[in-house]
Molecule: SAH (S-adenosyl-L-homocysteine) riboswitch aptamer
Organism: Tepidimonas charontis
RNA sequence: CUGGCCGAGGAGCGUUGCAGCGCGAUUCAUUCGCGCGAGGCUCGAGCAGCGCCGGUGGCGCCCAACGGCCGCCGGUUCCGUGGCAACGACGCUCACCCACC
Numbered sequence: 001c002u003g004g005c006c007g008a009g010g011a012g013c014g015u016u017g018c019a020g021c022g023c024g025a026u027u028c029a030u031u032c033g034c035g036c037g038a039g040g041c042u043c044g045a046g047c048a049g050c051g052c053c054g055g056u057g058g059c060g061c062c063c064a065a066c067g068g069c070c071g072c073c074g075g076u077u078c079c080g081u082g083g084c085a086a087c088g089a090c091g092c093u094c095a096c097c098c099a100c101c
Stems, first nucleotide, its partner, number of pairs: 001049003006044004010094006018040001020036006039087001051076009
C1' cells in the first nucleotide's frame, strides 16, 4: 500500500432504488427485462499478500570487498498522559439527551 474477517458508531418496521450480485435475452462494443439490494461510509483491531529493513545460506565475479540474484528466518511498531467523533434516500415507532409547560 492492497484485500478479507471481526467489533463499534442506540434499536426496529416499511417504501423506493443507485452501485453491486444472480438469472434470461441481445450485442463488435452494448443494451434491455426479472429478482435481491439503504452501514457500500468512518473508526478500531488483527489476518494475508506486496513492498521495505535486518540476519543467514547459496550462486556468480581471476581472488577479496562492495553491489547483484535466489532461498530461508525475523521485523514492519512500543510506552505514557489526556480526550473522544463525523456521516448514512424517504416515512413511521421506540429508546436516549436538552428546553418549555